This is a predicted structure of an 85-nucleotide RNA (c-di-GMP-I riboswitch aptamer) from a Clostridiales bacterium. The coordinates come from a structure-prediction model, not an experiment, and the mean pLDDT is 80. The model forms 95% of the base pairs in the Rfam consensus. Taxonomically the source falls in Eubacteriales (Bacteria, Bacillati, Bacillota, Clostridia).

């Protein structure tokens, strides 16, 4: 260098909830709050998946359909990472 193994963290992130704001929703934001986590860092304008479905379209109606909305803590790709073997 490169790959794997285990242990560990001065420090780092933050699920579920719970409040505000935002949104058609989903989900984001902020504050709290720890389920975890060694890339829970970045990439959804070009890989698979999942969520939602306002508009549209289809239906007589209930409703079905669809991303142009997300989601990186689902795999994936990318960059990084103390000290040990």
């Nucleotide at each position: 260098a490169a790959a794997a193994u285990a242990a560990u963290a001065c420090g780092g992130c933050a699920a579920a909830c719970u409040u505000a704001c935002c949104g058609a929703a989903a989900a984001g934001u902020a504050a709290g709050g720890a389920c975890g986590c060694a890339a829970a860092g970045c990439u959804a304008g070009a890989g698979g998946g999942c969520c939602u479905a306002a508009a549209g379209g289809c239906g007589u109606a209930c409703g079905c359909u669809c991303a142009u909305g997300g989601c990186a803590g689902c795999c994936a790709g990318u960059u990084g990472c103390a000290a040990a073997u």